[in-house]
Context: one part of a larger RNA
Molecule: small-subunit ribosomal RNA, 5' domain
Organism: uncultured bacterium
RNA sequence: GGAUGAACGCUGGCGGCGUGCUUAACACAUGCAAGUCGAACGAAGCACUUGAAACAGAUUCUUCGGAUGAAGUUUCCUGUGACUGAGUGGCGGACGGGUGAGUAACGCGUGGGUAACCUGCCUCAUACAGGGGGAUAACAGUUAGAAAUGGCUGCUAAUACCGCAUAAGACCACAGCACCGCAUGGUGCAGGGGUAAAAACUCCGGUGGUACAGGAUGGACCCGCGUCUGAUUAGCUGGUUGGUGAGGUAACGGCUCACCAAGGCGACGAUCAGUAGCCGGCUUGAGAGAGUGAACGGCCACAUUGGGACUGAGACACGGCCCAAACUCCUACGGGAGGCAGCAGUGGGGAAUAUUGCACAAUGGGGGAAACCCUGACCGAGCAACGCCGCGUGAAGGAAGAAGUAAUUCGUUAUGUAAACUUCUGUCAUAGAGGAAGAACGGUGGAUAUAGGGAAUGAUAUCCAAGUGACGGUACUCUAUAAGAAAGCCACGGCUAACUACGUGCCAGCAGCCGCGGUAAUACGUAGGUGGCGAGCGUUAUCC
Numbered sequence: 001g002g003a004u005g006a007a008c009g010c011u012g013g014c015g016g017c018g019u020g021c022u023u024a025a026c027a028c029a030u031g032c033a034a035g036u037c038g039a040a041c042g043a044a045g046c047a048c049u050u051g052a053a054a055c056a057g058a059u060u061c062u063u064c065g066g067a068u069g070a071a072g073u074u075u076c077c078u079g080u081g082a083c084u085g086a087g088u089g090g091c092g093g094a095c096g097g098g099u100g101a102g103u104a105a106c107g108c109g110u111g112g113g114u115a116a117c118c119u120g121c122c123u124c125a126u127a128c129a130g131g132g133g134g135a136u137a138a139c140a141g142u143u144a145g146a147a148a149u150g151g152c153u154g155c156u157a158a159u160a161c162c163g164c165a166u167a168a169g170a171c172c173a174c175a176g177c178a179c180c181g182c183a184u185g186g187u188g189c190a191g192g193g194g195u196a197a198a199a200a201c202u203c204c205g206g207u208g209g210u211a212c213a214g215g216a217u218g219g220a221c222c223c224g225c226g227u228c229u230g231a232u233u234a235g236c237u238g239g240u241u242g243g244u245g246a247g248g249u250a251a252c253g254g255c256u257c258a259c260c261a262a263g264g265c266g267a268c269g270a271u272c273a274g275u276a277g278c279c280g281g282c283u284u285g286a287g288a289g290a291g292u293g294a295a296c297g298g299c300c301a302c303a304u305u306g307g308g309a310c311u312g313a314g315a316c317a318c319g320g321c322c323c324a325a326a327c328u329c330c331u332a333c334g335g336g337a338g339g340c341a342g343c344a345g346u347g348g349g350g351a352a353u354a355u356u357g358c359a360c361a362a363u364g365g366g367g368g369a370a371a372c373c374c375u376g377a378c379c380g381a382g383c384a385a386c387g388c389c390g391c392g393u394g395a396a397g398g399a400a401g402a403a404g405u406a407a408u409u410c411g412u413u414a415u416g417u418a419a420a421c422u423u424c425u426g427u428c429a430u431a432g433a434g435g436a437a438g439a440a441c442g443g444u445g446g447a448u449a450u451a452g453g454g455a456a457u458g459a460u461a462u463c464c465a466a467g468u469g470a471c472g473g474u475a476c477u478c479u480a481u482a483a484g485a486a487a488g489c490c491a492c493g494g495c496u497a498a499c500u501a502c503g504u505g506c507c508a509g510c511a512g513c514c515g516c517g518g519u520a521a522u523a524c525g526u527a528g529g530u531g532g533c534g535a536g537c538g539u540u541a542u543c544c
Stems, first nucleotide, its partner, number of pairs: 001544004006540005013391006019384002021349001026347003030344003035091003040088002044084002046081003051076005060067002098302003107227008117219002122215002126211003130164001132162002139154006170195003174191001176189005200207002228274003235265003240262008277299004281292004304325005327338004355381001363377001364375004394424004404415004430480005438471001444465007488533005493514003499528005509516002
């Protein structure tokens, strides 16, 4: 000199864009952060509706006995619904969001490999979808319990569940030929044998289901190289190192097990200990390098602590399950409930870090055929000079130079064109008026075209119309008043730009280094002046 997720002191006008618990991976009140589908399913409720029955009795007729029987009410039945919230079922809760505790490791970076692998949704292609069955939740009844939550009996549906049939292709074992490979082997062709599947819904347009093959995407595993400090850590290792066989896995492998052998690593630093998430990057530097890993992006790990599996294409799963532990809460003492390192917010710790706000309008995600629903992701608002950038606090004229103040050799000098005053301007702020872009869709209405079709509905494409904005009456534009409401901080001995007076008297104090202060202090304190930077300026801390 530069830099910072900074803090502290004094000061502080506006705007834009960013950034904002670096400490206790400490504990958390409250609200929200993952749902959705009725075009998979049954029952219930609600609204409407068809029909029937009962009650009721307007009206009309009358021979006064009666006949007719509308509206309405109730019950049952049929059907419908952008209707409602539970349940079965499907998809999604493995993404998105947070944190950096652990980890010195194939964790990360980089370059390869899998003749050792998996992959829901998506895409392309091929072949199918035949015929049956038994349950169960909801619900009803009953029962245990304070509750959480159950038990028993009975009824019922499905794209839930289970057999059977079928098998182009797939898989399994067998055996043949050809080619290829570093070995176990791989690829292709033909063969007979065995094994395994399915689900329907519909507004009739579609949407789904099963098997298999290819792609895409995502993931898994292996290897070379690189990746902090300590030798005042020198030896470490028993599934340890290798083999055979078996099991297990999506798959290779001591991954696991049985048997056999006795190996394997290490001064090219094993083991142990300490520290640490890694990288793209960021800071600095002419570079080499050094430091760093906030924000943004990629990977990894974790979700109160430890362990475990289940489901699933995918987890050993932050807002799932089970067990143990600590803590908190409820309890009728028998037993239960919970997990902010999601967004806000609270306490605590700390030098120190924000709102319990708005909206799904945009972008993206989940579900759905769609409308739409959900989304503290995201978008935008609030707070903070925390950072960077921009703008303003006026401009021009104006005295041999007002007053005041300071100094003075008492002549004057400085502040100083500075002010006053005159003429302008009107950024910003304030007030008033106007007022966006971000909106494109989807869906609705209309028109046209295309393919198919007898036609219609529908599908796709194009055009037109109306409609959709949290921010927000915001940005921006115009008008008006008016210099008004808008300047400080640090320094002035040398380094280092900037000096005098008074006070103090080795005191009080200053100080980054050298050093100032003991009666004439440009170094302390105050004042005037000056210098520097400027909505900031200094100090402290850290890095180059």